Record summary:
This is a predicted structure of a 536-nucleotide part of an RNA (large-subunit ribosomal RNA, domain I) from Parapedobacter sp. SGR-10.

Context: one part of a larger RNA
RNA sequence: GGCACACGGGGGAUGCCUAGGCUCCCAGAGGCGAUGAAGGACGUGAUAAGCUGCGAUAAGCCACGGGUAUCGGCAAAUGCGAAAUGAUCCGUGGAUUUCCGAAUGGGGCAACCCGGCAUGCUGAAGGCAUGCCAUACCGCUUGGCGGUAAGCGAACGCGCUGAACUGAAACAUCUAAGUAGGCGUAGGAGGAGAAAACAAGAGUGAUUCCGCAAGUAGUGGCGAGCGAACGCGGAACAGCCCAAACCGGUAUUGUUACGGCAAUACCGGGGUUGUAGGACUGUGCUAUGGUUACACCGGCGUAAAGUGGAAGCAGAUGGGAAGCUGCACGGUAUGGGUGAUAGUCCCGUAGACGUAAGCAAAGGUGGCCUAACAGUAUCCUGAGUAGGGCGGGACCGGAGGAAUCCUGCCUGAAUCAGCCGGCACCAUCCGGCAAGGCUAAAUACUCCUGGGAGACCGAUAGUGUACCAGUACCGUGAGGGAAAGGUGAAAAGGACCCCGAACAGGGGAGUGAAAAGAACCUGAAACCGUGUGCCU
Numbered sequence: 001g002g003c004a005c006a007c008g009g010g011g012g013a014u015g016c017c018u019a020g021g022c023u024c025c026c027a028g029a030g031g032c033g034a035u036g037a038a039g040g041a042c043g044u045g046a047u048a049a050g051c052u053g054c055g056a057u058a059a060g061c062c063a064c065g066g067g068u069a070u071c072g073g074c075a076a077a078u079g080c081g082a083a084a085u086g087a088u089c090c091g092u093g094g095a096u097u098u099c100c101g102a103a104u105g106g107g108g109c110a111a112c113c114c115g116g117c118a119u120g121c122u123g124a125a126g127g128c129a130u131g132c133c134a135u136a137c138c139g140c141u142u143g144g145c146g147g148u149a150a151g152c153g154a155a156c157g158c159g160c161u162g163a164a165c166u167g168a169a170a171c172a173u174c175u176a177a178g179u180a181g182g183c184g185u186a187g188g189a190g191g192a193g194a195a196a197a198c199a200a201g202a203g204u205g206a207u208u209c210c211g212c213a214a215g216u217a218g219u220g221g222c223g224a225g226c227g228a229a230c231g232c233g234g235a236a237c238a239g240c241c242c243a244a245a246c247c248g249g250u251a252u253u254g255u256u257a258c259g260g261c262a263a264u265a266c267c268g269g270g271g272u273u274g275u276a277g278g279a280c281u282g283u284g285c286u287a288u289g290g291u292u293a294c295a296c297c298g299g300c301g302u303a304a305a306g307u308g309g310a311a312g313c314a315g316a317u318g319g320g321a322a323g324c325u326g327c328a329c330g331g332u333a334u335g336g337g338u339g340a341u342a343g344u345c346c347c348g349u350a351g352a353c354g355u356a357a358g359c360a361a362a363g364g365u366g367g368c369c370u371a372a373c374a375g376u377a378u379c380c381u382g383a384g385u386a387g388g389g390c391g392g393g394a395c396c397g398g399a400g401g402a403a404u405c406c407u408g409c410c411u412g413a414a415u416c417a418g419c420c421g422g423c424a425c426c427a428u429c430c431g432g433c434a435a436g437g438c439u440a441a442a443u444a445c446u447c448c449u450g451g452g453a454g455a456c457c458g459a460u461a462g463u464g465u466a467c468c469a470g471u472a473c474c475g476u477g478a479g480g481g482a483a484a485g486g487u488g489a490a491a492a493g494g495a496c497c498c499c500g501a502a503c504a505g506g507g508g509a510g511u512g513a514a515a516a517g518a519a520c521c522u523g524a525a526a527c528c529g530u531g532u533g534c535c536u
Base pairs, nucleotide, nucleotide: 001535002534003533004532005531006530007529008528009527015521016486017485020457021456022454023453024452025451026450027449028448029446030445031152032151039100040099041098042055043054044053046078050074051073061094062093063092064091065090066089070082071081072080105114106113107112115133116132117131118130119129120128121127135149136148137147138146139145140143156187157185158184159183160182161181167174171221197204198203208235209234210233211232212231218226219225239438240437241436242382246269247268248267249266250265251264252263253262254261255260274416276381277380278379279378280375281374282373283372289369290368291367294366295365296364297363301359302358306353307352312327313326314325315324328344329343335347336346337345387411388410389409390408391407392406393405394404397423418433419432420431421430422429473480474479493520496508497507498506499505
């Protein structure tokens, strides 16, 4: 030095565990904010560094309700207190709520500085206390007036804007993709929506979403790729209001032979469509029906903390019984805990009750809406619109034979004997009535609350975070971003003695089922030793 065996050190794998995650489902909620939010700073305890709670009334104050013997959070100990005159705790409502922050009297390097006015301490100066004093828009009674907005928030919606990597095995049209990103803005949803729609000789009858049609028809350096509709089956269903003609009112203006007439603006009635409708003229009618898209009443129920909730004993083993043995009982009863595996020990659970606020079915009241016939001369039925040209964009459609839709520039109709569409265009035929508006449900999402589930993870996994984690730490900054769980059933956490400088460590003793001894369950390997044997 090697090998083997034994015993250790070291290390923290593995096994077991779960306080935390992950993914869904069913309900709820879908907002908070100038009555000052979200988020913070600083305070606040007998002692108090951190976390949590709270705000100068500061781990709290008040009321009501629940509940019952302990309580003063995590968090022990000491001290001092509270509580059957009902505390702590739980629920609901209220009070207080420093400073910063939209931050809003002005300023500012957030949590700080400095003002004005009124009132008071007061009689001046200074100081202090309370209240008010930002901006934008809107409204009116025009004022020392009133109202609204702002900022934050996970995804989902709509609009505006809008890439590149990439793919095409290079790359430019194309693709990625109208995606990511940016901006604006809304709601619990949003958008869309009551045919100037589809269809095709037959018909359908607003919109939205899902399944099929169909990877079809198409489109495409006809490459890569992109990719409908008709129709059918489902989910859910709901339809309405203006503008105008006409009638009337108010105000102003113009004009006047002062009777009026006209114009403009506003308001009321009327009216709302394509087998055209309405105005207008005449006849007729205030009855019927509708109304979770209005309001109020109503209150079945739902519902906070909660109440109550079946049934087991003994023996042996063991540290410990729930396992075993014996004999019982309950069950519409998940699950968790208890010294090992418990229907009957504990907490609960099923089923049964209970109430405040809130929500809220049926029902009721009010309001609102609601016809018809005939005539058809005249009037009305959305204009810088439809359409056209040029340039772009959207559609399955890349300019193509290219309809349809949007529009930056230039143009520019018709008026019901009218106008648009049915994929160039024309005719016939068919469908519809643009240039105003509103509209539940079926659909999308989950920062958040409650309940439930898992051929999901089990501490290098599962969230970055099971643990005081968006922390420590890194970076000027935007930003990046960890590691770190387990004594035991119970602290019973090792009194006392000895060695030692010792509050180190160790040896006894004691606890415990076991030292499992806090560097604490198990305790693999690398690596490092000690002893013995063999070999060189």
Its mean pLDDT, the model's own confidence on a scale to 100, is 83.